[in-house]
Record summary
Predicted 3D model of a 75-nucleotide RNA (transfer RNA) from an Actinomycetota bacterium. The coordinates come from a structure-prediction model, not an experiment, and the mean pLDDT is 81. Its Rfam family is "tRNA". From the family's description: Transfer RNA (tRNA) molecules are approximately 80 nucleotides in length. The family's RNA type in Rfam is transfer RNA.
């Protein structure tokens, strides 16, 4: 500089033909227990930036950050 994959709670993983952003772990809070822990019930938290399209985008389109594999160039 080219190509190509990727970026979702804290963490992992989903999310059909674009239609209400879900599940797991952890975290809080309660319950069970003689304490702990394990069970059990609750809560809490997210779409990388900035545009477009659309009634309606996590998904489609532009650019622009950051990772990742390749290739080319420079030394």
């Nucleotide at each position: 500089u080219c190509g190509g994959g990727g970026a979702u709670c804290g963490u992992u993983c989903a999310a059909c033909u674009g239609g209400c952003a879900g599940g797991a772990c952890a975290u809080c809070g309660g319950g069970u227990u003689u304490u702990g822990g394990u069970c059990c019930c609750g809560a809490c938290a997210a779409u990388g930036g900035a545009g477009g399209u659309u009634c309606g985008a996590g998904c489609c389109c532009u650019c622009c950050u950051c990772c990742c594999c390749g290739a080319a160039c420079c030394a």